This is a predicted complex of two RNAs, RNase P RNA and transfer RNA, with 461 nucleotides together.

[in-house]
RNA sequence: AGAGGGUCGGAUGACCGCUGGUAGUCCUUUGGGAUUGCGGGAGGAAAGUCCGAGCUUCGCAGAGCAAGGUGCUGGCUAACGGCCAGGCGAGGAAACUCGACGGAAAGUGCCACAGAGAACAGACGGCCAUCCAUAGCAUCACAUCGAUGCAAGGUGGUCACGGUGAAAAGGUGCGGUAAGAGCGCACCGCGGUGACGGUGACGUACACUGGCAAGGCAAACCCCACCUGAAGCAAUGCCAAAUAGGGGCCCCAUUCAGAGUUUCGGCUCUGAAACCGAUUGCUCGUCGGUGAGGUCCGGGUAGGCAGCAUGAGCGGCGUAGCAAUGCGUCGCCUAGAUGAAUGGUCAUCGAGCGCUUCGGCGUGAACAGAACUCGGCUUAUAGACCCUCU
RNA sequence: GCGAGAUAGCUCAGGCGGUCAGAGCGUCGGAUUCAUAACCCGGAGGUCGAGAGUUCGAGUCUCUCUCUCGC
Repeated sequence: AGAGGGUCGGAUGACCGCUGGUAGUCCUUUGGGAUUGCGGGAGGAAAGUCCGAGCUUCGCAGAGCAAGGUGCUGGCUAACGGCCAGGCGAGGAAACUCGACGGAAAGUGCCACAGAGAACAGACGGCCAUCCAUAGCAUCACAUCGAUGCAAGGUGGUCACGGUGAAAAGGUGCGGUAAGAGCGCACCGCGGUGACGGUGACGUACACUGGCAAGGCAAACCCCACCUGAAGCAAUGCCAAAUAGGGGCCCCAUUCAGAGUUUCGGCUCUGAAACCGAUUGCUCGUCGGUGAGGUCCGGGUAGGCAGCAUGAGCGGCGUAGCAAUGCGUCGCCUAGAUGAAUGGUCAUCGAGCGCUUCGGCGUGAACAGAACUCGGCUUAUAGACCCUCU
Repeated sequence: GCGAGAUAGCUCAGGCGGUCAGAGCGUCGGAUUCAUAACCCGGAGGUCGAGAGUUCGAGUCUCUCUCUCGC
C1' cells in the first nucleotide's frame, strides 16, 4: 500500500415519565380501576418484502397438461434462488475476488448499419489463366503479313492479401500450385474414442483417430433434469352487547266477497263487516292496526380473548468433520404495543468534527426503529477495536 | 401483507432488441388579418426514474435500488 474475517456501534450514575409483567393495598357497577414496591423494555440491519419454511383455513383419488421457477459437481439444512468445499472460466503481481456456469453436431428464429460476402458463405479491388472479336500503345522485324509485351474489355479460377464489421468459416511455417487453398506435411489449437486419476464436476507432458465438419445469441422461443395446490395473523379459533333481521314455544287475537297472479303452498289489490288499541268511564263518531306481547334458541356485527413470545432459541464446553453443519452436556429465559411504549433532564467521561494566540474553547454519535415467528439474501451505515494474509 | 406503474411542460403510444425517440395539447418563430383567435408552414424541447448485468447493440430482456398510486 492492499486482501480476507470477526466484535462493538456511545458509557456510567441520579431523578422524572411511558409501556406491559408480577406481588401487596384500596375502591368497585365484579367487567375493572387507582396506587405502592420489584424486576423487563428495539436492531445489526427491526428496513426492502426478494426467496425459503413453520402455523392456519380452503381445495385435493391418482396421474398428466398448462403456468411459474431453478440450472457446473459433492455436501449441509426443516427448506431455499441460501451456506460450505471443490471443478472450470474471467480479473489481479499476489493475498484474493467475481461468474443466471445444462443443451447451439432436436428444431424454429434473429444477427441492424457497413461490407463483395453474415451461415447451403462470398469474387469488389487485387492475383492467375485464357482470347470467340482485336480496332489502342510500345519494342523487334519490315514492302506487307507478323512476333512479343503492356493496357482496356469478355470468360473462368482463387480467398493467401486489401478493405467492412461485434463477428469473415482454425493459427504459424514448409511444400505445392498458373495463382491459390488443410490441397499435403510438421507443430499448436479443436472434436471423437479409449486408458489412467477423482464419489463427481473435471483433469492428464498418455495412446489412437478425424483435415477441421460444428460462428454468436437460449437474461429469444424451445429441449432436458429437478421443484412448486391456493391464500395469508386483516390467516384462523373461541366468548359475545345494543339495534335490526331469522326460528321454536306460550298467551290473547279475523272473517267474507270479488279481481289478478301462481311453483296450487300461497301472495297482491279492492270492498264489506267484525275484532283490538287510542281518543277520560260508556255509546256514537274519528284515527290507527289485523297481529301484538312474553320467553327461549341460533347466525352474525361492535367489543374482548386466544393465535403471541420455550423457540428449526441463545451462550459455554466437549466431540465428528477441511468447512458449512451435526451430536452430547451444562447454564439462561431475553419487548409484546393496537392511534400503537421503548423517552426526557442533570452530572462525569467521551470517538470524531470546527476554531485556535497551541494554553484551550465550542459541538457532542452513523444508518435507522419491533408488530405472528424463524432461516437467508439485498440495501443503508459516522466511526472504534481485534485476528490472519499478500 | 398484496398488486400496479415511472417515456418531452401535460396526457399517452412504442414493449416483437437495430432502419425508433414518436403523437396530440402546450411553447417559440413565420405566414394570414386593420388587430386577435382559429386555420396553414417551420423549429426547439428527452440522458425513456437511478445503478449494474446479458448482448456486437437495451426505451424494450434480467437483477438491485428510489419514488408514486391502489387494495
It holds a member of the Rfam family "Bacterial RNase P class A". Rfam links the family to the GO terms dimeric ribonuclease P complex, ribonuclease P activity and tRNA processing.